[in-house]
Molecule: transfer RNA
Organism: Lentisphaera marina
RNA sequence: GGGGCCUUAGCUCAGCUGGCUAGAGCGCCGCCCUUGCAAGGCGGAGGUCAUGGAUUCGAAUUCCAUAGGCUCCA
Numbered sequence: 001g002g003g004g005c006c007u008u009a010g011c012u013c014a015g016c017u018g019g020c021u022a023g024a025g026c027g028c029c030g031c032c033c034u035u036g037c038a039a040g041g042c043g044g045a046g047g048u049c050a051u052g053g054a055u056u057c058g059a060a061u062u063c064c065a066u067a068g069g070c071u072c073c074a
Base pairs, nucleotide, nucleotide: 001073002072003071004070005069006068007067010026011025012024013023019057028044029043030042031041032040050066051065052064053063054062
C1' cells in the first nucleotide's frame, strides 16, 4: 500500500425480509429472604445502535466516506 471482517447497555453478545416502545445473560441499585453473607425471588436504573452523509414515508438494518480494532496478501 491492497483485500476481507468487526464496532449495539459497564462487560460478553442477539437483533430474521427496513416497520409498532431496541433486547438477553452477567454486572449495578432497591426490596424480600438470612443472625449476617452467598444463593434464590421481585422490581428498577442504564443506549449518540462508532462518527458524518446519502437513499427511503420510515434506517441498528441498505449505500458512501471517515475513525478505531482484528485478520490475510505484499